[in-house]
RNA sequence: AGUCCAUCCAGAGCGGCCGAGAGACCCGGCUCGACGACGCCGCAGCAACCCGCGCCCAGCCACCCGCUGGGCGCAGGGUGCUACCGCCGGGUGCGAUGGGGG
Numbered sequence: 001a002g003u004c005c006a007u008c009c010a011g012a013g014c015g016g017c018c019g020a021g022a023g024a025c026c027c028g029g030c031u032c033g034a035c036g037a038c039g040c041c042g043c044a045g046c047a048a049c050c051c052g053c054g055c056c057c058a059g060c061c062a063c064c065c066g067c068u069g070g071g072c073g074c075a076g077g078g079u080g081c082u083a084c085c086g087c088c089g090g091g092u093g094c095g096a097u098g099g100g101g102g
Base pairs, nucleotide, nucleotide: 003100004099005098006097007096008095013043014042015041016040017039021032022031023030024092025091026090027089028088029087044082045081046080049078050077051076052074053073054072055071056070057069058068059067060066086094
C1' cells in the first nucleotide's frame, strides 16, 4: 500500500508568518476570505480513541498474588480536534480520525 473494527448533528481560539483562494471530489446551493481566509508555527483549550493510574463488578485460580473482560473516574504519556452536522441536497469501490492486524 491493501485489510478489519469503531466514530464523524456534543465540545473547544488567540497570537505570529504567509499571500489567494478555501469548506474531500463531481453537479446544484450556502458560506468563509485582502478587516488576510486556507495553510504552517507557537501557546491555550476541547475531547477521552490507545497507553498509564485509581475505584468497582464478573470470570479463572483452594485463598492471596496475578491474569482476562466490563463499567466509572483522572487527564500524566501517544494521537486527534478547536467556522457552518464530513456546511447542506444528490452522487462516489469517496474522505478524515483512532485502534487492531500485517